[in-house]
Context: one part of a larger RNA
RNA sequence: CUGGGCGUAAAGGGCGCGUAGGCGGCCGCGUGUGUGGGGUGUGAAAUCUCCGGGCUCAACCCGGAAAGUGCGCCCCAAACUGCGCGGCUCGAGUGCGGGAGGGGAGAUCGGAAUGCAGGGUGUAGCGGUGAAAUGCGUUGAUAUCCUGCAGAACACCGGUGGCGAAGGCGGAUCUCUGGAACGCAACUGACGCUGAGGCGCGAAAGCAGGGGGAGCAAACAGGAUUAGAUACCCUGGUAGUCCCUGCCCUAAACGGUGCACGCUUGGGGUGGGGGGAUUUCACCCCCCCCGUCCCGGAGCUAACGCGUUAAGCGUGCCGCCUGGGGAGUACGGCCGCAAGGUUAAAACUC
Numbered sequence: 001c002u003g004g005g006c007g008u009a010a011a012g013g014g015c016g017c018g019u020a021g022g023c024g025g026c027c028g029c030g031u032g033u034g035u036g037g038g039g040u041g042u043g044a045a046a047u048c049u050c051c052g053g054g055c056u057c058a059a060c061c062c063g064g065a066a067a068g069u070g071c072g073c074c075c076c077a078a079a080c081u082g083c084g085c086g087g088c089u090c091g092a093g094u095g096c097g098g099g100a101g102g103g104g105a106g107a108u109c110g111g112a113a114u115g116c117a118g119g120g121u122g123u124a125g126c127g128g129u130g131a132a133a134u135g136c137g138u139u140g141a142u143a144u145c146c147u148g149c150a151g152a153a154c155a156c157c158g159g160u161g162g163c164g165a166a167g168g169c170g171g172a173u174c175u176c177u178g179g180a181a182c183g184c185a186a187c188u189g190a191c192g193c194u195g196a197g198g199c200g201c202g203a204a205a206g207c208a209g210g211g212g213g214a215g216c217a218a219a220c221a222g223g224a225u226u227a228g229a230u231a232c233c234c235u236g237g238u239a240g241u242c243c244c245u246g247c248c249c250u251a252a253a254c255g256g257u258g259c260a261c262g263c264u265u266g267g268g269g270u271g272g273g274g275g276g277a278u279u280u281c282a283c284c285c286c287c288c289c290c291g292u293c294c295c296g297g298a299g300c301u302a303a304c305g306c307g308u309u310a311a312g313c314g315u316g317c318c319g320c321c322u323g324g325g326g327a328g329u330a331c332g333g334c335c336g337c338a339a340g341g342u343u344a345a346a347a348c349u350c
Stems, first nucleotide, its partner, number of pairs: 003322004007304002012318001014201004021194003025088007034080001035077008049065006091191001092188003095184003103177007110154001114150008125136002162169002206247006215241002220236004258317006266295011299306002323350003332343004
């Protein structure tokens, strides 16, 4: 000396449930697996080291000792670890209580806007742009009023706000349903944490079959711009966007920060619950718990910054990194209808 790391330098798995495994609270008794001590046997010779000796020295050789960090057996110890038994309640869970929420699924309903259709008024333009043109309009458009139909999205409330494991979730009502926080301490009695494989979920785009199609709009067509304009701008416009069923499984799936637990000065805002004070009640005020946002102390950091929601101080478990290009590619395997996904190199080169 016996790796160092992962917010931005290479590096946290997109997210969850959970198998094996790893790790695991307090008290007592037992055992003696690990563990510690003692003894004993073995650990061939040569080699290495030390002492002594022989070749004139040395290399080399000879004799002796030590060492051989190990293993077997016997004995002893019992703090820690393991195992067995008994107990405990602070970890974890259950129960009870009143509340919060765009958490999920289904059904029904609503208004504004848009488009289209029918009818009325009305006439020469409308539309669009930097300016225009394509386009629409005398078969009457644009504008305006009435009626009807259709699909999609839900202004204000709306917030630095809420919920969810993540993706994500926003009009209203009803039904079914998941989770969390708070309060009370009645119950169980370590039932816990993590999690290789595995299983499930997973925006958008995309795919298959069926439906739907107002607006928007890849592709495409036309008009402009331009040296050109396979663009930006304009007029149109099909997939798609929407619904059902089944696939796909990716992302700047980001807090670019895995999960759990404990510990460590503070200030301010906000959402939820509880307590106190005032009390007639609701606020304002004080305190506790949970979430969330801002600022900052110590400490950490290469710096930026993080800072009780840590990137501080620790423990457990998983994932991942190891110079740039080649390359997230080839080959092979697995998955997929396909698109492709996943696992994942090397030559060569700097």
This is a predicted structure of a 350-nucleotide part of an RNA (small-subunit ribosomal RNA, central domain) from Verrucomicrobia bacterium ADurb.Bin070. The coordinates come from a structure-prediction model, not an experiment, and the mean pLDDT is 90. Lineage of the source: Bacteria > Pseudomonadati > Verrucomicrobiota.